[in-house]
Context: one part of a larger RNA
RNA sequence: CGCAAGAGUAUUGAGAGGAGUCUUCCUUAGUACGAGAGGACCGGGAAGAACGCACCGCUGGUGUACCAGUUAUCGUGCCAACGGUAAACGCUGGGUAGCCAAGUGCGGAGUGGAUAACCGCUGAAAGCAUCUAAGUGGGAAGCCCACCUCAAGAUGAGUACUCUCAUGGAGUUAAUCCAGUAAGGUCACCCAGAGAACAUGGGUUGAUAGGCGGUAGGUGGAAGUGCAGUAAUGUAUGCAGCCGAGCCGUACUAAUAGACCGAGGG
Numbered sequence: 001c002g003c004a005a006g007a008g009u010a011u012u013g014a015g016a017g018g019a020g021u022c023u024u025c026c027u028u029a030g031u032a033c034g035a036g037a038g039g040a041c042c043g044g045g046a047a048g049a050a051c052g053c054a055c056c057g058c059u060g061g062u063g064u065a066c067c068a069g070u071u072a073u074c075g076u077g078c079c080a081a082c083g084g085u086a087a088a089c090g091c092u093g094g095g096u097a098g099c100c101a102a103g104u105g106c107g108g109a110g111u112g113g114a115u116a117a118c119c120g121c122u123g124a125a126a127g128c129a130u131c132u133a134a135g136u137g138g139g140a141a142g143c144c145c146a147c148c149u150c151a152a153g154a155u156g157a158g159u160a161c162u163c164u165c166a167u168g169g170a171g172u173u174a175a176u177c178c179a180g181u182a183a184g185g186u187c188a189c190c191c192a193g194a195g196a197a198c199a200u201g202g203g204u205u206g207a208u209a210g211g212c213g214g215u216a217g218g219u220g221g222a223a224g225u226g227c228a229g230u231a232a233u234g235u236a237u238g239c240a241g242c243c244g245a246g247c248c249g250u251a252c253u254a255a256u257a258g259a260c261c262g263a264g265g266g
Base pairs, nucleotide, nucleotide: 001153005164006163007162008161009160010159011158015150016149017148018147021049022048023047024046025045026044027043033038051107052106053105054104055103059101060100061099062098066094067093068092069091070090071086072085073084074083075082076081110145112144113143118138119137120136121135165265167179168178169177170176184261185260186259187258189202191201192200208254209253210252211250212249213248214247215246217243218242219241224237225236226235227234228233
């Protein structure tokens, strides 16, 4: 821009993409077959491999400043307690959320349809024969459908429901143009469960972000003081203190104030 007014929501599915895999074992059955050696079709059941999708409850990885320990050095006058630096975490032990696999859950189901090679039935031309000429069946990991996803720019622009309504001016009263609006939307604003940009989600009739309160979870027992010990240190107060992203609440702070676009219909 189009989809013959302007919007919001929900849909149909033309079409497109994905998937489609394989192995072993048990059973049928040591049966059919075969002199024996050997050894099935068909059918039923189970375990896996790789691949794919999703997820983080479990096992773990990361988790750059969440907790603790610790060396050197500098600083806060000193002790104690802390802070900075040591190559973009000084080193070390752990680790929430998120992300992830090596972790765990699921998937490849169909007694569907039309067929290929091939196998048939009936059957002439050609008194026979012949699956074919008329007619009529079976038959594949392949084709179509079924399964998952996208999808009306499918310009062939589909369908349903709901909302807004017939202001002002110019113009020959018309076509048309301009302006302010309606429903609705955009910018601006706060952002994250969304994200390359865009889009999606929130906006006071509000839990969107921060803060605050509680809590899960992490670390692992803070400082100060008392006690024991010559002391290093230990112990009690006390599953303590501290804590990023998780969860549940709470309008305290900020989503304000505003600006703009947007129909008058074949």
Molecule: large-subunit ribosomal RNA, domain VI
Organism: Plectolyngbya sp. WJT66-NPBG17